Source information: A computed fold for an 84-nucleotide RNA from a Thermoplasmata archaeon, annotated as transfer RNA. Its Rfam family is "tRNA". By type it is a transfer RNA. Gene Ontology term of the family: triplet codon-amino acid adaptor activity. From the family's description: Transfer RNA (tRNA) molecules are approximately 80 nucleotides in length.

């Protein structure tokens, strides 16, 4: 130095092609049973602030297009595969 693919919450893993409410598993809290616990079942569960109502931020980072971006363009960092 050229090409490809890939970075999505505490961990995995969808959505991307064709722009519209960040899903679902773990996994954690709370409950139910239970003499306790375990298992199961339920409900809740990105992140920061606030007693609360509710704001404000979030797909690796910084822009740009748009009513609106996890998705479309640009750059940039990083892992992987290949050329040279």
């Nucleotide at each position: 130095g050229c090409g490809g693919g890939g970075u999505u919450g505490g961990c995995c893993u969808a959505a991307u092609c064709c722009g519209g409410u960040a899903g679902g598993g773990c996994g954690g809290u709370g409950g139910u049973c239970u003499c306790g616990a375990a298992a199961a079942c339920c409900a809740c569960u990105g992140g920061u602030g606030g007693c609360g109502a509710c704001a404000c931020c979030u797909u690796g980072c910084a822009g740009g297009u748009u009513c609106g971006a996890a998705u479309c363009c640009u750059g940039c960092a990083c892992c992987c595969c290949g050329c040279g």
Its mean pLDDT, the model's own confidence on a scale to 100, is 80.